[in-house]
RNA sequence: AGGACAGGUGAUCGCCGGUGCUUAAUGCACGGGAGGAAAGUCCGAGCUCCACAGGGCGUGGUGCUGGUUAACGGCCAGUCGGGGUAACUCGAAGGAAAGUGCCACAGAGAGCAGACCGCCUCGCUUGCGAGGUAAGGGUGAAAGGGUGCGGUAAGAGCGCACCGGGGGGUUGGUGACAAUCCCCGCAUGGUAAACCCCACUUGGAGCAAGACCAAUGCAGGGUGCUUCGCUAGACGAAGCCCGGGUGCCCCUCCGGUAGCCCUGGGUCAGGUUGCUAAAACGGCAUGGCAACAUGUCGCGUAGAUGAAUGAUCACCCCCCACAAUCGGGUGACCGCUGUGGGUGACAGAACUCGGCUUAUGGCCUGGUU
Numbered sequence: 001a002g003g004a005c006a007g008g009u010g011a012u013c014g015c016c017g018g019u020g021c022u023u024a025a026u027g028c029a030c031g032g033g034a035g036g037a038a039a040g041u042c043c044g045a046g047c048u049c050c051a052c053a054g055g056g057c058g059u060g061g062u063g064c065u066g067g068u069u070a071a072c073g074g075c076c077a078g079u080c081g082g083g084g085u086a087a088c089u090c091g092a093a094g095g096a097a098a099g100u101g102c103c104a105c106a107g108a109g110a111g112c113a114g115a116c117c118g119c120c121u122c123g124c125u126u127g128c129g130a131g132g133u134a135a136g137g138g139u140g141a142a143a144g145g146g147u148g149c150g151g152u153a154a155g156a157g158c159g160c161a162c163c164g165g166g167g168g169g170u171u172g173g174u175g176a177c178a179a180u181c182c183c184c185g186c187a188u189g190g191u192a193a194a195c196c197c198c199a200c201u202u203g204g205a206g207c208a209a210g211a212c213c214a215a216u217g218c219a220g221g222g223u224g225c226u227u228c229g230c231u232a233g234a235c236g237a238a239g240c241c242c243g244g245g246u247g248c249c250c251c252u253c254c255g256g257u258a259g260c261c262c263u264g265g266g267u268c269a270g271g272u273u274g275c276u277a278a279a280a281c282g283g284c285a286u287g288g289c290a291a292c293a294u295g296u297c298g299c300g301u302a303g304a305u306g307a308a309u310g311a312u313c314a315c316c317c318c319c320c321a322c323a324a325u326c327g328g329g330u331g332a333c334c335g336c337u338g339u340g341g342g343u344g345a346c347a348g349a350a351c352u353c354g355g356c357u358u359a360u361g362g363c364c365u366g367g368u369u
Stems, first nucleotide, its partner, number of pairs: 001365003005361001007316007015033002018030004035346001039357002042355005047206004054250004060201004064078005079093001080091004094197002099195002101191003116137002118133007145163006164186001165184008210273004218264006224240006230233001241256005281298007317344001318342006326335003
């Protein structure tokens, strides 16, 4: 770094559900009944409803490249950067020249800054003043590129070499990038896990979703206008207006007098269903570095509802302790046998699945020191 396992067998009794016989009760027979994480609820979806559901905004998510997937913030392969002697591992990995904000204290000075100590020159009243400087020191998380040589009054990219930075060419690569060459002394820090900008993406609510049955009753308020048609009405249509539809707006749909809407408060702690056939899992073949894809074969009953899947015994396995004999060994110890002990880690389904994270027992394989 990776892989698989998570005690086994039998008997007796008990619980839940399925099938068959019976019978409506009941009984009998036969099968089945908790995980690799069932945990966390961190992501993604299937599914249900709003609702017929399109567009925009907002909100949220992701953030190097390519691939994979139903999708994901996952996985695989790579690039760059950090850590490690290494095997390996981690990354919140686009933009600071679009703008705004922040960088406390200390310090001379923390953004278009700056002279405290020091160094040099001049003057003079001999420790002060004037000027130059930012190489040395100090403060600080960070001080305006780094090292060296030259140069200077002393210094400074002031000049040069190399490194760093910016721009360009060539080659390799799907790409992120890498290598190499040329030019430029190159003032302009950090921070976006701050707001923000950019690229891609994004309806909402959720199985306590929903469907059906049963039961149960109220109070208050609102509810148009115009035109047209003919079968002349309690009808149909159109326009305006009003109201409603799980972020907002537009579109659109529904309703506008037996239907709809608003406000307040009550009943329903009931029953049935959703509820288990899975984009799942396994074998083989082909393609691919791989994740994975395609084809083919196989395989599939936990479904509870205050919540079932348990208890006891025996044997075996495993772990611990002790013991005599025998065998191996220089010895520590090991093997066989016997006795005693230990349910023998982490831990319990609740619509389902793909991931991630966390907890944990022993075993196997490979690699580094």

Source information: Model confidence (mean pLDDT): 77 of 100. This is a predicted structure of a 369-nucleotide RNA (Bacterial RNase P class A) from a marine eukaryotic metagenome. The model forms 98% of the base pairs in the Rfam consensus. Its Rfam family is "Bacterial RNase P class A". The family's RNA type in Rfam is ribozyme.